[in-house]
RNA sequence: GCCGAGGUAGCUCAGUUGGUAGAGCAACGGUUUUGUAAACCGUCGGUCGUGGGUUCAAGUCCCACCCUCGGCU
Numbered sequence: 001g002c003c004g005a006g007g008u009a010g011c012u013c014a015g016u017u018g019g020u021a022g023a024g025c026a027a028c029g030g031u032u033u034u035g036u037a038a039a040c041c042g043u044c045g046g047u048c049g050u051g052g053g054u055u056c057a058a059g060u061c062c063c064a065c066c067c068u069c070g071g072c073u
């Protein structure tokens, strides 16, 4: 330099043909317990890598760039 995969909550990851961004774990609160843990119930948490474009509407489509991983030279 070229090709491919990936970047979404603190972490691991979903997100279908473009139509209200979700789960598990973690954190916090509650019930329970002498107390802790476990269990159960609930709550919080998002510039969807960055910047543009298309569209009534973009995590999703298009362009450029950044970062991570793999391959080729």
Base pairs, nucleotide, nucleotide: 001072002071003070004069005068006067007066010025011024012023013022019056027043028042029041030040031039049065050064051063052062053061